Description
Small-subunit ribosomal RNA from a metagenome, 1579 nucleotides, folded computationally. RNAcentral holds the sequence, with entries from SILVA. Its Rfam family is "Bacterial small subunit ribosomal RNA". Gene Ontology terms of the family: structural constituent of ribosome and ribosome.
RNA sequence: AGAGUUUGAUCCUGGCUCAGGAUGAACGCUGGCGGCGUGGAUAAGGCAUGCAAGUCGAACGCUCAGCCCCACUUUUGGGUUUAAAUUAGAUGAGAUAAAAGAUUAAAACAUCAUACAAAUAAAAACAUUAAGAGAAAUUUACAAUUUACUUUAAAUCUAAAAGUGGGGCUGGGAGUGGCGAACGAGUUAGUAACACGUGGGUAACUAACCCCGAAGACGGGUAUAACUUAGAGAAAUCUAGGCUAAUUCCCGAUAGUCCAUCUUUAACAAAAGUUUAAGAUGGUAAACGGAAGUGGCGACACAACCGCUUUGGGAUAGGCCCGCGGCCUAUCAGCUAGUUGGUAGGGUAAUGGCCUACCAAGGCAAUGACGGGUAGGGGGGGUGAGAGCCUGUUCCCCAACGGCGGAACUGCGAUACGGUCCGCACUCCUACGGGAGGCAGCAGUCGAGAAUAUUGGUCAAUGGGCGAAAGCCUGAACCAGCGACGCCGCGUGCCGGAAGAAGGCCUUCGGGUUGUAAACGGCUUUUCUCCGGGAUGAACCCGCAAGGGUGACAGUACCGGAGGAAUAAGGGGAGCCUAAUUCUGUGCCAGCAGGCGCGGUAAUACAGAAUCCCCGAGCGUUAUCCGGAUUUAUUGGGCGUAAAGGGUCCGUAGGUGGUUCGUUAGGUUUUCUGUUAAAUUUCCAGGGCUUAACCUUGGAGGUGCAGAAAAAACCGGCGGACUAGAGGGCGCUAGGGGCUGAUGGAACGGUCGGUGUAGGGGUGAAAUCCGUUGAUAUCGACCGGAACACCAAAAGCGAAGGCAUUCAGCUGGGGCGACCCUGACACUGAGGGACGAAAGCGUGGGGAGCAAAAAGGAUUAGAUACCCUUGUAGUCCACGCCCUAAACGAUGGACACUGGCUAUUCGAAGUGUCGACCCUUCGAGUGGCGAAGCUAACGCGUUAAGUGUCCCGCCUGGGAAGUACGGCCGCAAGGCUAAAACUCAAAGGAAUAGACGGGGACCUACACAAGCGGUGGACCAUGUGGCUCAAUUCGACGACAAGCGAGGAACCUUACCAGGGCUAGACACUCCGACGAAAGUCUGUAGAAAUACAGAUCUUCCACAAGGACGGCGGAGUCAGGUGCUGCACGGCUGUCGUAAGCAUGUGUCAUGAGACGCACCCUUAAAUGGGGUAACAUGCGCAACCCCUAUCGUAUGUUUUAAAUGUCAUACGAAACUGCCUCGGAUAACGAGGAGGAAGGCGGGGAUGACGCCAAGUCAGCGUGGCCCUUUGAUGCCCUGGGCUGCACACGUGGUACAAUGGCCGUUACAAUGGGUUGCCAAGCCGUAAGGCGGAGCUAAUCCCACCAAAAACGGUCUUAGUUCAGAUUGAGGUCUGCAACUCGACCUCAUGAAGUCGGAAUCGCUAGUAAUCGCCAAUCAGCCAUGUGGCGAUGAAUACGUUCUUAGGUCUUGUACUCACCGCCCGUCAAGUCAAGCGAGCUGGGAACAGCCGAAGCGCCCAGAAAUGGGUUUUAAGCUGGACUCAGUGAGAGGGACUAAGUCGUAACAAGGCAUCGGUAGCGGAAGCUGUCGAUG
Repeated sequence: AGAGUUUGAUCCUGGCUCAGGAUGAACGCUGGCGGCGUGGAUAAGGCAUGCAAGUCGAACGCUCAGCCCCACUUUUGGGUUUAAAUUAGAUGAGAUAAAAGAUUAAAACAUCAUACAAAUAAAAACAUUAAGAGAAAUUUACAAUUUACUUUAAAUCUAAAAGUGGGGCUGGGAGUGGCGAACGAGUUAGUAACACGUGGGUAACUAACCCCGAAGACGGGUAUAACUUAGAGAAAUCUAGGCUAAUUCCCGAUAGUCCAUCUUUAACAAAAGUUUAAGAUGGUAAACGGAAGUGGCGACACAACCGCUUUGGGAUAGGCCCGCGGCCUAUCAGCUAGUUGGUAGGGUAAUGGCCUACCAAGGCAAUGACGGGUAGGGGGGGUGAGAGCCUGUUCCCCAACGGCGGAACUGCGAUACGGUCCGCACUCCUACGGGAGGCAGCAGUCGAGAAUAUUGGUCAAUGGGCGAAAGCCUGAACCAGCGACGCCGCGUGCCGGAAGAAGGCCUUCGGGUUGUAAACGGCUUUUCUCCGGGAUGAACCCGCAAGGGUGACAGUACCGGAGGAAUAAGGGGAGCCUAAUUCUGUGCCAGCAGGCGCGGUAAUACAGAAUCCCCGAGCGUUAUCCGGAUUUAUUGGGCGUAAAGGGUCCGUAGGUGGUUCGUUAGGUUUUCUGUUAAAUUUCCAGGGCUUAACCUUGGAGGUGCAGAAAAAACCGGCGGACUAGAGGGCGCUAGGGGCUGAUGGAACGGUCGGUGUAGGGGUGAAAUCCGUUGAUAUCGACCGGAACACCAAAAGCGAAGGCAUUCAGCUGGGGCGACCCUGACACUGAGGGACGAAAGCGUGGGGAGCAAAAAGGAUUAGAUACCCUUGUAGUCCACGCCCUAAACGAUGGACACUGGCUAUUCGAAGUGUCGACCCUUCGAGUGGCGAAGCUAACGCGUUAAGUGUCCCGCCUGGGAAGUACGGCCGCAAGGCUAAAACUCAAAGGAAUAGACGGGGACCUACACAAGCGGUGGACCAUGUGGCUCAAUUCGACGACAAGCGAGGAACCUUACCAGGGCUAGACACUCCGACGAAAGUCUGUAGAAAUACAGAUCUUCCACAAGGACGGCGGAGUCAGGUGCUGCACGGCUGUCGUAAGCAUGUGUCAUGAGACGCACCCUUAAAUGGGGUAACAUGCGCAACCCCUAUCGUAUGUUUUAAAUGUCAUACGAAACUGCCUCGGAUAACGAGGAGGAAGGCGGGGAUGACGCCAAGUCAGCGUGGCCCUUUGAUGCCCUGGGCUGCACACGUGGUACAAUGGCCGUUACAAUGGGUUGCCAAGCCGUAAGGCGGAGCUAAUCCCACCAAAAACGGUCUUAGUUCAGAUUGAGGUCUGCAACUCGACCUCAUGAAGUCGGAAUCGCUAGUAAUCGCCAAUCAGCCAUGUGGCGAUGAAUACGUUCUUAGGUCUUGUACUCACCGCCCGUCAAGUCAAGCGAGCUGGGAACAGCCGAAGCGCCCAGAAAUGGGUUUUAAGCUGGACUCAGUGAGAGGGACUAAGUCGUAACAAGGCAUCGGUAGCGGAAGCUGUCGAUG
């Protein structure tokens, strides 16, 4: 950046489609890893369960638990002392005491052991020696007289338990109080709005927590929850009585500051008013509350700090107001009563109709009000070169919402997501009396859906709430899990390795490709597995300090070691667009497909395989957006004919606007300032993750908005001036301009009268019709309506439609001239208004002619038409409607500029004239041709479609459709405005080449005409169709098949049928084996034959053998074979147009191009033959000529001929004809006409020769050949016998013979040429009526033979018009010949038989001179022949052609075209069938938004009562009910149109003059296309 697709091709217009990027995606196939992001877009549907908002004891009372302390009471235990009583006893025992040990009723404390359970990890222990130090152990001490035990009492001490009270510490519970809960988190339903964005304002405002400043906190009081008592209830919960605290509440005091009012002052201001300062009066505060700590025995005191009150300021967060900005719809045009404004009051933090009362009647709207539809807005995101277009997920800002609707309370803040009240719907509990609930918080579940995750971890970090703090709470957040959903990164190995392995695929069979790919060798280890180590993220908290403690993620990232190529590739595509091709299968089937389009037997397009291409852990598809699309065009389009100029004018709003001066500064320009949140995008410089994605720092940038300053050219505003635009005045002037009234003649029709007689009229031809009741014709008179000949023109006028006898009246516009006046007054023009052909409508007239409808007659297959005869509306007038046309120059209006030539109309001037004409110039119109330029081309071109400016209208593929619905208008017909679903890939414009035309011009041809003879009728022959058959083999089908392939079907041929046989085969190649000969020939047997068997005969060559050649036999293998299919796969050959004159190329020129010119034109020719001329000049294939035969002559030769010569014979060579000569015509040329000479004269006659191409013409069966098919056993091959190709109700073609006297028959007598012959032609002679036989001479041919070659002809005779002495079919009999063989199925001969047929309907064929016609002869094929065919040869030998009107065919030029498969084309409409979508529709159903009335919950307000709580009443209001309208959907019997659909019906409307030119408007009519009337256009 473009490409495909309309056509036979081209250019243009124009739509459709594709390649790119993107996504919160989904689906299909596939799937290794990691990082970073992201994930309910649908049902703002319903939700189980858990969690998501609490915290503060340093505000308060209470309560529970534990510990500690104190006090008291009770109980119990122990000890001591004293007293009393009882008992016992002593120097040695013992006792006692200390130390130590052991022990103890409970409890407590300590230790040890055991058992059980749980948890945990890496260290620790022993011995010896030497030295030093320390500790422990082993026991030690004492007493001397009273002592000990038991019981009781008292005192005292002590321990434990219980209880009560108080205090302290820790923890729990509910409550009062404070703060928070209005944040955070979610969603996008509503909202078209100050909701959002941006820029401003608030002198009209607020604020808890936070910061700074100033001042202060005095004295009192009353309640209430908790708790308790009683009660109700299933529960939720509630009621009553009683007690109590506070940082709860209340009262009073204080008041510099604060508030209200007033006074004064100052500043600002136009004013209203606001603010500053001072003063006066009145009013309003508080919680000495908490508290670590310090002092004190204590009471208590002090107290950092935290709180409290008032006030000023700040920070931050809000409220309100305003300018500007951003969706669709006019098929929504008018909306509005608190509506707009004012005054007063209320209300609010605050302005305000925010609310109320009163007053006024305003307010909004085409710059789109009101209504309807859709939608959260922005930062941003996607795309794009940009301008734009589309979009609003994640993240950030704002708004709104919390099941739906309404309402207030609390509070700094809410009309409150996890508060309250009420109504409704839904769900749950219930004891049926009543209650409870709101995931659009995080997970999760159901549902719906193509579709969207875990009922995870942690508060470690960040942030939030509370708290003095520790801390608590936190589904905010940080993390983890799931999903290739996206972006980014990595990997699935690297190097070597050719026998280019095997396998696959293809093949021209040689090979190629997969492919260094694999195997194999070496190397590496990202990833993976295992082992080991192991984070940053920590800031903070506790503690005087030292020091200690805190990580969900996570044993993760990362690091080290070991192992081993180990764990890891798919998806889509390959006809073109579009990178990449082959084979096989299939056979318009199955299928593909984004567009064009593929598939009907050789599919690069289907399916499979191989190969290749693209991307790659992804690849495709679907959906959506932008791009490409300049296809809505501001950048950046158009409107003559492609879609598109309004039918025309006037004019409103609006847009645009002449010259000059001054001013202003709205636009404009410059500079500066502020803002444009952050993030994102872009750029610059960096940083952090191994890199990247990602994250992050700084800077730049960021079209806008606002403000300030400046400039003053331009645009705008204001003021002044001007005259070139515009207008007016004056003079002259042309005209079918308009309206009204009169008027004239011709024509036509009618009536009356006259003349007059049989027709008239009409048509292609007729008829209907008129006429003897007198038409037509003709004369006269009168009446009537409509239209105005000549003039008349490319002319004139008008805005358009349109306008024409003449005259008059009224009236509009234009042109020219020279001056004067106004002074931009102008241009355009959405809406609006007026006019507006014809047809049509209404009312009333009028009505001659014409004439829809209608009737009749014709035509026709039909004829609702064209033609004819009639004929009504209508056409005319008046008035009123309608408002459309191909209302066209298919060209809107205005202004300016840009070469001309010519014609004509009007005016003026000049010259000139008596005047006019003419001529020159200027202005205004109307035409033609044309420079530049424009245009797709055609064309336009000073009357632009050129170059510019301004304004308006209109277009955006075709059809559906100028239709439906709605609205407006209309009496109606209908008009104006004006869609969609659906459907197609085109529809279209201009030009080009052809083809075609019931278009034109010119020309040619046995094309017609003029002639001659035929065919079509008969019989026969032959070919074809059809029918038949076992088979009647196949092909050929208008011309261009049909006596054609076939120039020879009895067998063979032969391909067909029946039957019998063969299978490497009848034929080709190679190899092996045996045989040497085999084969062949002959005989025999079986058989229909093929064939098989046996015998006989024969017995080769090379180089003797071996071996080879050769041959059949047997075997083996690549294979043979096929007249099987496809002539629509082909070659070759052929027919046809057509022996017609055409068909092409090079260079050049023209054209955007297809193409054109050349090759048009004039003359001429048989001819594209030649000449002239020319943007053509040349050339090729054709034409002609060269070649052959023939006509004349010459020369040479001579096998034959002849007796010989000769020759008109044969052969060869040569001459001759060229318009060369003359006359005339013609452009003097080419050439034509005539003449002379000549054998021949204007290409002498004939042949061969057939351009480019057409018909998918013919042939696969002549041959060759691609592909397909059949072939080991019932062959589509091969062999054989027999049959068939000859079959016969019929039809057609080509011929033969005839129908007779120009003849038949008989007899006689002449005259040819071409050819053929050794498997042959066959002489003479003889036999036979003949066919023929016997015979054998000659001949390899100018020698011999067919063959003396002929026949018609001529001469003579006969027949005498008849189914015959015509004609010969058919049939019978007898023969001949060929051949293995004449039955099917041969020819010929003889005799006999003797059919149709008496010249042929419609129609049709050949032929223009040695031709037609008639006559015979020869040949090929061939044994013979169905040959009357075919190809040749000669003999006899005419007639006619005025001419090109018609028929056919062809050529050149031109014209039209909607055809290009090319008129055997294309194509229209009804009807019938099927499918689809939309509109209408008696109705029915549902949604939405309002209105009116009724009813009316909660709540706020108001009134009454009450001390209060509260009760009662009332206004208002959600919901509900009723009603009639509006609107949007769904559904609906039925009726109508539309679209689409290989082969339905009827016609033929259109395209050519389309057979009646077409089309537009309108009206009537008709199965349908359509027809007709009237006006218009030319397309």